The prediction has a mean pLDDT of 76. This is a predicted complex of two RNAs, RNase P RNA and transfer RNA, with 431 nucleotides together. Rfam match: Bacterial RNase P class A. Its family is annotated with ribonuclease P activity, tRNA processing and dimeric ribonuclease P complex in the Gene Ontology. Rfam classes the family as a ribozyme.
[in-house]
RNA sequence: CAAGUAGAACGGACGAUCGCGGGCAUAAACCGCAAGGUUGUGUCUGAGGAAAGUCCGGGCUCCAUAGGGCAGGGUGCUGGGUAAUACCCAGUGGGGGUGACCCUAAGGAAAGUGCCAUAGAAAUUAUACCGCCGAUUUUUAUCGGUAAGGGUGGAAUGGUGCGGUAAGAGCGCACCAGCAGCUAGGUGACUAGCUGGCUAGGUAAACCCCACCUGGAGCAAGACCUAAUAGGAGGAAGAUGAGGUUGCCCGCUUAUUCCUCGGGUUGGUCGCUGGAGAAUUCAGGCAACUGAAUUCCUAGAUAGAUGAUCGUCAUCCUUUUAAAGGAUACAGAACUCGGCUUAUAGUUCUACUUGUGUC
RNA sequence: UCCUCAGUAGCUCAGCGGUAGAGCAACCGGCUGUUAACCGGUAGGUCGUAGGUUCGAACCCUACCUGAGGAG
Numbered sequence: 001c002a003a004g005u006a007g008a009a010c011g012g013a014c015g016a017u018c019g020c021g022g023g024c025a026u027a028a029a030c031c032g033c034a035a036g037g038u039u040g041u042g043u044c045u046g047a048g049g050a051a052a053g054u055c056c057g058g059g060c061u062c063c064a065u066a067g068g069g070c071a072g073g074g075u076g077c078u079g080g081g082u083a084a085u086a087c088c089c090a091g092u093g094g095g096g097g098u099g100a101c102c103c104u105a106a107g108g109a110a111a112g113u114g115c116c117a118u119a120g121a122a123a124u125u126a127u128a129c130c131g132c133c134g135a136u137u138u139u140u141a142u143c144g145g146u147a148a149g150g151g152u153g154g155a156a157u158g159g160u161g162c163g164g165u166a167a168g169a170g171c172g173c174a175c176c177a178g179c180a181g182c183u184a185g186g187u188g189a190c191u192a193g194c195u196g197g198c199u200a201g202g203u204a205a206a207c208c209c210c211a212c213c214u215g216g217a218g219c220a221a222g223a224c225c226u227a228a229u230a231g232g233a234g235g236a237a238g239a240u241g242a243g244g245u246u247g248c249c250c251g252c253u254u255a256u257u258c259c260u261c262g263g264g265u266u267g268g269u270c271g272c273u274g275g276a277g278a279a280u281u282c283a284g285g286c287a288a289c290u291g292a293a294u295u296c297c298u299a300g301a302u303a304g305a306u307g308a309u310c311g312u313c314a315u316c317c318u319u320u321u322a323a324a325g326g327a328u329a330c331a332g333a334a335c336u337c338g339g340c341u342u343a344u345a346g347u348u349c350u351a352c353u354u355g356u357g358u359c
Numbered sequence: 360u361c362c363u364c365a366g367u368a369g370c371u372c373a374g375c376g377g378u379a380g381a382g383c384a385a386c387c388g389g390c391u392g393u394u395a396a397c398c399g400g401u402a403g404g405u406c407g408u409a410g411g412u413u414c415g416a417a418c419c420c421u422a423c424c425u426g427a428g429g430a431g
Stems, first nucleotide, its partner, number of pairs: 001355010012313007020046007028039004048330001052341002055339005060218004067250004072214005077091005092106001093104004107209002112207002114203003129150002131146006158176006177199001179196007222270004232261006242254003277296008314328005360430007369383004377414001385401005407423005
């Protein structure tokens, strides 16, 4: 200097004028059937790193007065973190890359069932097409042995080499892989060494088995206030029983439950933002994170608010390189928090890897 | 805010792990005095996009895009 890998931050700033929403304080008046609402003045404040997707886990509310089991659903290497998780951190096994690093849907095929097309003799009740060897036979051909060689295929039942054999085969031996046992290390996944007999296809993002977890619905959840109306009419079931918490069963509990027609209101308030909160420092821990001290309070809309104009500056691009002109990404809260995934013009910083050249 | 379904030839749709099909339309030929009907043939495909599992994916799984419907 070039090319990369991992992580983090910003993603416009300041001033003036006019226009919007909310909190607090304050004064008076007005509107409404009520609950309640509107206006003035002062002061403080007002969209994100993803607010998006709705893929996960919770908080909170109700079913509810009382649960339990089954079914169903979810997760899947080990340890730790957390309120919790399919998330995060650190490791282990496998794969990719020269490397820094990246990916992983990673329990079980000897519990059982299913599938493996075409090709091939044969794809687990596995097998003899060509070949090799032996015997019989004039030739043709027949019988027996074999699975080392060839062929097909993604895969042919351990692999490579040597010996042995009629020809071969773990038949024997050496090395390697797998399986089982023992020893050592480690919390553990697992790793290393030794011994053994020779060997138990693939597929579970196929059904399934094993281990662990698991009620349901959701702020349009739910609670309160209040003027008005019809405490309405009809029918069916009801203690050997209907209803009540996705489904089923048991248990518990209530005296009412269901269907049709019809009437009034169809408004207001709360929930609605002080939190598993944020920032700084110290301590512990490889880290995620935990503990302590100090400081801070920063939207709560409801036909839905944060905008417009002017000036100066910042960054980038073009050019005549002074100046002038142009541009500045993805994109808007709706109960809330912790994650994951996706979109993103451009700028800045930190650490590391490879290549080339120079000193 | 939440739930469900779909995407295949120009159009309408099948295909539920073994390498892409039907009908209509288009073009060509036959038949007919001519046309239609009828018969035969031809061409037309990144199966919404990207990745993964598997020997092999339109189909199984994950993420994203587009469209439709429902509850409230």